[in-house]
């Protein structure tokens, strides 16, 4: 880098420390966060994919290890379709793209 499978509406500092201007993946549009300190790093925390323990069919447990996550549904829409509506638009389903984990090339 790519393929497969699973998950993506829950949870995690409303006064922790450092830093100092941008940030919410990319493009467009929208909506937001941000000097009352963003992003990032450390600490803390959350979760439980792998691993661990018990049971073994499903399952249950702990959180020392490997990851991950810690504003907003993956912030929302974009593509295809259903429903409602005169329309604007709303809503639902799926896809695409993306993120994470485990396994393979």
């Nucleotide at each position: 880098c790519u393929c497969u499978u699973a998950u993506c509406a829950c949870g995690a500092g409303u006064a922790g420390g450092c830093u100092g201007a941008g940030g919410g993946a990319u493009u467009u549009g929208g909506c937001c966060c941000u000097a009352u300190g963003a992003c990032g790093c450390c600490c803390g925390g959350c979760a439980a994919c792998c691993g661990c323990c018990c049971u073994u069919u499903u399952g249950g447990g702990a959180a020392u290890g490997g990851u991950g996550c810690u504003a907003c549904u993956u912030c929302c829409a974009a593509c295809a379709g259903g429903c409602a509506g005169a329309g604007a638009u709303g809503u639902c389903u799926g896809a695409a793209a993306g993120a994470u984990a485990a396994g393979g090339g």